This is a predicted structure of a 92-nucleotide RNA (Glycine riboswitch aptamer) from Candidatus Fermentithermobacillaceae bacterium UBA3907. The sequence was found by an Rfam model in a public genome assembly. Rfam family: Glycine riboswitch aptamer. Clan: Glycine riboswitch clan. Lineage of the source: Bacteria > Bacillati > Bacillota > Candidatus Fermentithermobacillia > Candidatus Fermentithermobacillaceae.

């Protein structure tokens, strides 16, 4: 004393799918019952490829696939991207 990786936090942006039907109390929402979807929290699988004591074990990504979970009006929320602040400290 430069400030890669990564890890946090404001902030901005940031899609997708019935405000669906009955019931419950006044209109909405939560809530329960039924059908129908959606995928971009989070969960969960797994191709090539390697590894091994090679019948096969293991290791193995997603925005891909499953919908447990969450969501399907608005509002939160949301993977991802930006700015900043901070924590770290490769490299030089």
């Nucleotide at each position: 004393a430069u400030g890669a990786a990564g890890g946090c936090g404001c902030c901005g942006g940031g899609a997708g799918a019935g405000a669906c039907u009955c019931c419950g109390a006044a209109g909405g929402a939560a809530g329960g019952a039924g059908c129908g979807c959606c995928g971009a929290a989070g969960a969960a699988g797994c191709a090539a490829a390697g590894a091994c004591g090679c019948a096969g074990u293991c290791u193995g990504a997603a925005a891909c696939u499953u919908u447990c979970a969450g969501g399907c009006a608005a509002a939160a929320g949301u993977a991802c991207c930006g700015u900043c602040g901070c924590c770290a400290g490769a490299c030089g």